């Protein structure tokens, strides 16, 4: 990388370096020098996998995560329209190639 599956309405940040960018792409529309992306410490949510006899736990261990619904749209369908439903396409886990 590919494929298979489960989930994506809730949750959980602070110092210190660090300098300008960041929210996957493109259309918006936000964050950001009251300080972006990253690094490192600590802290935290969560329970996918292990783990514990458990449907329960969060004490242990592997991931993730910690602004906005996955921030919002794009294809389809239904609506007079607000809006609703499903796809796609993205993350994450668990597996397999």
């Nucleotide at each position: 990388c590919u494929c298979u599956u489960a989930u994506c309405a809730a949750g959980a940040g602070a110092a210190g370096g660090g300098g300008a960018g960041g929210g996957a792409a493109c259309g918006g529309c936000c964050c950001g020098a009251u300080g972006a992306a990253c690094c490192u410490u600590c802290g935290g949510c969560a329970a996918c996998c292990u783990g514990g006899a458990a449907g329960c736990c969060g004490c242990a261990g592997g991931u993730g995560c910690c602004a906005a619904u996955u921030c919002c749209g794009g294809c389809a369908g239904g609506g007079a329209a607000a809006c609703c439903u499903g796809a796609a396409a993205g993350a994450u886990g668990a597996g397999a190639g």
This is a predicted structure of a 97-nucleotide RNA (SAM riboswitch aptamer (S box leader)) from a Bacillota bacterium. The organism belongs to Bacillota, within Bacteria. The coordinates come from a structure-prediction model, not an experiment, and the mean pLDDT is 87.